[in-house]
RNA sequence: CGCUCAUCUAGACCGGCUGAGGGAAAGGCCCUUAGAAGCCGGGGCAACCACCUCGGGUGUUCAAACGCCUGUGGAACGGUGCCAACUCCUGCGGUGGCGGGUCCCUCGGGGCGCAAAACCGGUAGAUGGGCC
Numbered sequence: 001c002g003c004u005c006a007u008c009u010a011g012a013c014c015g016g017c018u019g020a021g022g023g024a025a026a027g028g029c030c031c032u033u034a035g036a037a038g039c040c041g042g043g044g045c046a047a048c049c050a051c052c053u054c055g056g057g058u059g060u061u062c063a064a065a066c067g068c069c070u071g072u073g074g075a076a077c078g079g080u081g082c083c084a085a086c087u088c089c090u091g092c093g094g095u096g097g098c099g100g101g102u103c104c105c106u107c108g109g110g111g112c113g114c115a116a117a118a119c120c121g122g123u124a125g126a127u128g129g130g131c132c
Base pairs, nucleotide, nucleotide: 002131003130004129005128006127007126008125013042014041015040016039017038021031022030023029026090027089028088043083044082045081048079049078051074052073054071055070056069057068058067059066087124092121093120094119095118099114101112102111103110104109
């Protein structure tokens, strides 16, 4: 780099150095010399992995211990991650039908074609676990 699984509306900032960009890309919309990004130091958030407890399943076994899978709860020492805005918003498909367009009409309405909000799914991306 790649494949796969889970999650993505919650939460959490100060100081120093430096000095113009940043929010992945595009379009928007924002942040920023009242200091962007980066680096360093400290602080914090969360709880993916690992850890502890209890339960379920399963393999082995006479039975256990133990291994594997899985669920509840806990803690925050360890491995990561994160600390503007829902992944900042949108795109593609579906449901939906605010509101227009056009045609027909027996003037009640009907046909066709667009199409907002909202919701669902997807793409892309991010983070973690597993496999390399």

Predicted 3D model of a 132-nucleotide RNA (SAM riboswitch aptamer (S box leader)) from a Gammaproteobacteria bacterium. The organism belongs to Gammaproteobacteria, within Bacteria.